[in-house]
RNA sequence: GCGCGGUUGGUUUAGUGGUAGAAUAUUGCCCUUCCAAGGCGAAGACACGGGUUCGAUUCCCGUACCGCGCA
Repeated sequence: GCGCGGUUGGUUUAGUGGUAGAAUAUUGCCCUUCCAAGGCGAAGACACGGGUUCGAUUCCCGUACCGCGCA
């Protein structure tokens, strides 16, 4: 330099065009003599820029970063 794949809460991940979900962590309340466990809640995310579309995490192009392969 070329090709391919990936980037979603703090972390691990689902989501093939129509309200972004789960686990875990954090935190409030309940329960308990206390703690743990358990129950009910809360906050927290689509890497960035553009395009297509009524509508984009999703499709297209580019950029950045990570990984693999080729040279």
A computed fold for a 71-nucleotide RNA from a Nanobdellota archaeon, annotated as transfer RNA. Rfam family: tRNA. By type it is a transfer RNA. Its family is annotated with triplet codon-amino acid adaptor activity in the Gene Ontology. The prediction has a mean pLDDT of 83. RNAcentral holds the sequence, with entries from ENA.